[in-house]
Molecule: c-di-GMP-I riboswitch aptamer
Organism: Woeseiaceae bacterium
RNA sequence: UGAGGACAAAGGCACACUUGUCGAAAGACAGGGUCGCAAAGCCACCGGUCUACGGGAAUUUCCUAGGACAGCGGGGUUGCCCAC
Repeated sequence: UGAGGACAAAGGCACACUUGUCGAAAGACAGGGUCGCAAAGCCACCGGUCUACGGGAAUUUCCUAGGACAGCGGGGUUGCCCAC
């Protein structure tokens, strides 16, 4: 340095839920919270999933991403420690 991940050490993040704000919604941000996570740090490139303001149609419905999800997976990139 790379790989690897322990009944190790120091720490870190924060599911659900909830309060407020933004948003058409999905969802995001801030506070509380702590299910879990060795990248649950960051990136929307690939697959997948969610929403449908707007647009379209075969119009009591259906389709569609310019929106979203990195705690769905792949990939890229950065990083703490050192038992085996």